Context: one part of a larger RNA
């Protein structure tokens, strides 16, 4: 001086308690262990491994694993040598590759009437030999990034000052706060990293502007802001204001600050977000990169074909979808936001039930398209059943992408109709526009979400309180621990 305590005191947290909706029980998806495999590549392993790295394994990816094939190599320099680069076609082979022909003389600079020579850069081909290469070990040799306590209020040095010395004081006490915020005391004054503030979005609102965007007034209309006309109005997007415990009463130590109010669109951090001190787990990543040591060099590189990463007694995690009447199904009819979009989005029409086709208006987008928002609302039927729930699994016929859909793709149609009737022990999230619940968009991507990241509808119930669980933070106290 830390660390621990089923010690003691003070505080915070969806931590419990109040609640809602849910895991665990079915079916499906997805990841993990197991098992099996010729291979099922490799890493993650309490909370902080398990829809995780894979924002997307048919081929590629591919790092596995069988095969067939290369050795200066698929890649990079640097040297000889030849040949313009390059294009097309035969044999032969799964292909990689091998082996044969044909066609074909750019570009700079020089030299020369010219034909053509030289020399260079670039490409290609051959050969030697430095050397390349390795998703190969070693996160316990390292950097960089990341995760975790925890966005928790802490961590610390300057000078002094006590102390033989390790430290100690400041940072402890008393109020306060969301905070080691902030005030009062004090052997201290002070000061750095953090807290807060400056950053972005979101509530109000003024100025500036009016196209692609709006449309009150007024004309014209094919009745569509469609034309002309306007920039008020919604919007859009840049400058501004605005909220500061400023004001009023209370309390309190006349403090800091708390309660209550007034005004306001907002009210005491207005809601979100970005931001993560010192330092913990030899946390995590040599398979993103980077790199020291080690190993490997006709092979642990490279190349092609097929295959596996997709198996399947079982077993756990995240989910998706149910089990229905607060529902299912069938007509009609409304209201979004926030994105993409040129090897792109692809309208109106036509053609299929339907997934799609066929055609191509517009559009580099406040113009045009994806584009139907869905729940909700009106009406009808279903009347509590394994059912007009619920769809899984299967069999037939197809669309699309794509060299290719047999291992192993998504979708449609027609039949088929499984398990399930609300889930034991235990168990997760959420406190407001939040939970639940509906639908839309993107990234990745040829195709291929129930995954991820966003977006907006609709919209609750509860919190006494802080004994107890589980984390955290100051204070003190015991220690055969460090």
């Nucleotide at each position: 001086u830390g660390a621990c305590g089923g010690g003691g005191g003070c505080c915070c947290g969806c931590a419990c308690a109040a609640g809602c909706a849910g895991u665990g029980g079915a079916g499906u998806a997805u990841g993990u262990g197991g098992u099996u495999u010729a291979a099922u590549u490799c890493g993650a392993c309490g909370c902080a491994a398990c829809g995780c790295g894979c924002a997307g394994a048919a081929c590629c990816u591919u790092a596995c694993c069988c095969g067939g094939u290369c050795u200066u190599g698929a890649c990079a320099u640097c040297c000889u040598u030849g040949g313009a680069a390059c294009u097309c076609c035969c044999u032969u082979g799964a292909a990689a590759g091998a082996g044969g022909g044909a066609g074909g003389u750019g570009c700079u600079a020089u030299c020369g009437c010219a034909a053509g020579g030289u020399a260079g850069a670039g490409c290609c081909a051959a050969g030697a030999g430095a050397c390349a290469g390795g998703u190969g070990c070693u996160g316990c040799a390292u950097g960089g990034c990341u995760g975790u306590c925890g966005u928790c209020a802490g961590c610390u040095c300057g000078u002094g000052u006590c102390g033989u010395g390790a430290g100690a004081u400041g940072u402890u006490c008393g109020g306060u706060u969301a905070a080691g915020c902030c005030c009062g005391g004090c052997a201290a004054c002070g000061a750095g990293c953090g807290c807060a503030a400056c950053c972005c979005c979101u509530g109000u609102u003024g100025u500036u502007a009016g196209u692609u965007g709006c449309u009150a007034c007024c004309a014209g209309u094919u009745c569509g802001g469609c034309u002309g006309a306007g920039c008020a109005c919604u919007c859009u997007a840049a400058c501004g204001a605005g909220a500061c415990u400023g004001c009023c009463g209370g309390u309190g130590a006349u403090a800091a600050a708390c309660c209550g109010g007034a005004g306001g669109a907002a009210g005491g951090u207005g809601g979100g977000g970005a931001u993560g001190a010192c330092g913990u787990c030899a946390a995590g990543u040599c398979c993103u990169c980077a790199u020291g040591g080690c190993c490997u060099u006709u092979a642990u590189g490279a190349u092609c074909g097929g295959g596996g990463c997709u198996a399947c007694a079982c077993a756990c995690g995240u989910a998706c979808u149910a089990c229905a009447a607060u529902g299912g199904c069938u007509a009609c009819u409304a209201c979004a936001a926030a994105g993409a979009g040129c090897a792109g989005c692809g309208a109106g029409a036509c053609c299929g039930c339907g997934a799609g086709g066929u055609g191509g208006a517009g559009c580099a987008a406040a113009u045009c398209u994806c584009a139907a928002a869905a729940a909700a609302g009106u009406a009808g039927c279903c009347u509590c059943a394994g059912u007009u729930c619920g769809g899984a699994u299967u069999g037939g016929a197809g669309u699309c992408u794509g060299c290719a859909a047999c291992u192993c793709g998504a979708c449609u149609c027609c039949a088929u109709g499984a398990a399930g009737u609300u889930g034991g022990a235990a168990u997760u999230g959420c406190u407001a526009g939040u939970a639940a619940u509906c639908g839309c968009g993107g990234a990745u991507c040829a195709g291929a979400a129930u995954g991820c990241c966003g977006c907006g509808g609709u919209g609750a119930a509860u919190a006494c309180g802080u004994u107890c669980c589980c984390g955290g933070g100051c204070c003190u106290u015991g220690u055969a621990c460090a």

A computed fold for a 482-nucleotide part of an RNA from a metagenome, annotated as small-subunit ribosomal RNA, 3' major domain. Its mean pLDDT, the model's own confidence on a scale to 100, is 84. It matches the Rfam family "Bacterial small subunit ribosomal RNA". The full RNA is in RNAcentral, with records from SILVA.